Two RNAs folded together computationally: RNase P RNA and transfer RNA, 431 nucleotides in total. It holds a member of the Rfam family "Bacterial RNase P class A". About the family: Ribonuclease P (RNase P) is a ubiquitous endoribonuclease, found in archaea, bacteria and eukarya as well as chloroplasts and mitochondria. Model confidence (mean pLDDT): 76 of 100.
[in-house]
RNA sequence: CAAGUAGAUCGGGUGACCGCCCUACGCUUUAAGCAUAGGGAGGAAAGUCCGAGCUCCGCCGAGCAGGGUGCUGGGUAACACCCAGGAGGGGUGACCCUACGGAAAGUGCCACAGAAACAUACCGCUCCUCCGAUAAGGGGGAGUAAGGGUGAAAUGGUGAGGCAAGGGCUCACCGGCAGCCGGGUGACCGACUGGCCGGGCAAACCCCACCCGGAGCAAGGCCGAAUAGAAGGACGCUUGAGGUGCUCGGCCGAUGUCCUUGGGUUGGCCGCUGGACUCUGAUGGUAACAUCAGAGCUAGAUGGAUGGUCACCGCCCUCCCGCAGGGCACAGAACUCGGCUUACAGGUCUACUUGUCCU
RNA sequence: GCGGGAGUAACUCAGCGGUAGAGUUCCUGCCUUCCAAGCAGGGUGUCGCGGGUUCGAAUCCCGUCUCCCGCU
Numbered sequence: 001c002a003a004g005u006a007g008a009u010c011g012g013g014u015g016a017c018c019g020c021c022c023u024a025c026g027c028u029u030u031a032a033g034c035a036u037a038g039g040g041a042g043g044a045a046a047g048u049c050c051g052a053g054c055u056c057c058g059c060c061g062a063g064c065a066g067g068g069u070g071c072u073g074g075g076u077a078a079c080a081c082c083c084a085g086g087a088g089g090g091g092u093g094a095c096c097c098u099a100c101g102g103a104a105a106g107u108g109c110c111a112c113a114g115a116a117a118c119a120u121a122c123c124g125c126u127c128c129u130c131c132g133a134u135a136a137g138g139g140g141g142a143g144u145a146a147g148g149g150u151g152a153a154a155u156g157g158u159g160a161g162g163c164a165a166g167g168g169c170u171c172a173c174c175g176g177c178a179g180c181c182g183g184g185u186g187a188c189c190g191a192c193u194g195g196c197c198g199g200g201c202a203a204a205c206c207c208c209a210c211c212c213g214g215a216g217c218a219a220g221g222c223c224g225a226a227u228a229g230a231a232g233g234a235c236g237c238u239u240g241a242g243g244u245g246c247u248c249g250g251c252c253g254a255u256g257u258c259c260u261u262g263g264g265u266u267g268g269c270c271g272c273u274g275g276a277c278u279c280u281g282a283u284g285g286u287a288a289c290a291u292c293a294g295a296g297c298u299a300g301a302u303g304g305a306u307g308g309u310c311a312c313c314g315c316c317c318u319c320c321c322g323c324a325g326g327g328c329a330c331a332g333a334a335c336u337c338g339g340c341u342u343a344c345a346g347g348u349c350u351a352c353u354u355g356u357c358c359u
Numbered sequence: 360g361c362g363g364g365a366g367u368a369a370c371u372c373a374g375c376g377g378u379a380g381a382g383u384u385c386c387u388g389c390c391u392u393c394c395a396a397g398c399a400g401g402g403u404g405u406c407g408c409g410g411g412u413u414c415g416a417a418u419c420c421c422g423u424c425u426c427c428c429g430c431u
Stems, first nucleotide, its partner, number of pairs: 001355010012313007020040005026034003042330001046341002049339005054216004059250006066212005071085005086100001087098004101207002106205002108201003122148002124144008156174006175196001177194003181190003220270004230261006242252002277296008314328005360430007369383004377414001385401005407423005
């Protein structure tokens, strides 16, 4: 210098004028208006894919159903998230990816091709026997799975010995399985011995281990206004309705619970923004993170505010350059957090890798 | 806010692990003086998009885009 890997961070700036929403205080006045001061979108506010807080559904327990997660250890309020590690895979490398439990519990599927896709022998090879003439050729029986052929996949791979021909039949190395020993909290790793008895798919049903009650701020509560606390039906009142999937047990339990029709209201307030919060430092920990100390306050609308104009500067495009013109990525809070995923013009910083050149 | 479903030829829909199909439409020929009807033949697809699982994906799983529906 070029190409790349991992991580962090910014995501137009300043000023003036005119507007919008909220808060505090003051004045006019009770409907509101005015003045002053302060605050006013994001890294994803998005998708709503997970997990929680909060609120309601009287309470407790057991079983079944249903759903989810799936290597190990840790972190956390919790998680399908994060950190560290193991194994497998990819890359020259920095580094990256993995739904990564179980296929000799069972069931199912494996198209076409092929003899055979889970229990088989088509062409071959070898031996015996028969016909033939002892040759060529053919029939029958037995052995074999090394070779050919098919396929995505054919029952360990390579080499040697052995054999009638072959074959883990035997041996060496590799792979995988079982036992035992050692290391590690563990996933797992290493050594030794035995033996090769065995296909794939669980993002097919399923089995195993662990976890999970339902609904959602339009939850829910208060005030005001209005009105017909109306009508019909089902079930039930100790032989028990109902109690938010079903069943059972305990407990509670009666002017009750549920459905349909009809009528009224279409206002305000709380919930609502101070919180598992943010920043800085110290300590512990490889890290995620935790603890302590100090400092800070950072939107709250309800048809829904956060905008517009001008000037200068920054960047990009058109252009040889300038002038000039155009443009400034993705995107807009709605109860609140922790994550994940997706979208994103361009810029900055840190660490590292590979290649080339120079000293 | 909560939940469910769909996307396949120009149109309407089948197919749900094993070569993508049907009807209508379109094109050509026959028939007819001509048209329609009829008969014969033919064309038509990145299965919305991007990844993954599998030997193999329209189908199974994940993400994403568009559309539709239900409850409150």